[in-house]
């Protein structure tokens, strides 16, 4: 980097430390930010992969598979649920549009496997 599968309205620093000007992926928007971004460390959250128990059907048994459960080894995550495109539907309106609300796509994260 490209492709599969899951999953994306939970929860985690309202006063820990270095740093010091930008971030909240991407067009707008709408916001955080010298009352201190980012980024790193510490803390924390969570439980996707590994690891161990239990149970369940199948089996001679073990593995593998389904469910629950421990702990935290690989990861990730820790302002607003940020919002928003594209395409169909419902409802309003002052109707080529506009607002809103659903449902689905495509971007985009993350985890896990392939290549």
């Nucleotide at each position: 980097c490209u492709c599969u599968u899951a999953u994306c309205c939970c929860g985690a620093g309202c006063u820990g430390g270095c740093g010091g000007a930008g971030g909240g992926a991407c067009a707008g928007g709408c916001c955080c930010g010298a009352c201190g971004a980012a980024g790193c460390c510490c803390g924390g959250c969570a439980a996707c992969c590994a690891u161990c128990c239990u149970c369940a059907a199948u089996g001679a048994a073990c593995a593998a598979u389904g469910a629950g459960g421990a702990a935290a080894g690989g990861u990730g995550c820790u302002a607003a649920c940020c919002u928003g495109g594209c395409a169909a539907g419902g409802c309003g309106c002052a109707u080529a549009g506009c607002g809103u609300c659903u449902u689905g796509g495509a971007a985009g994260a993350u985890a896990a496997g392939a290549g």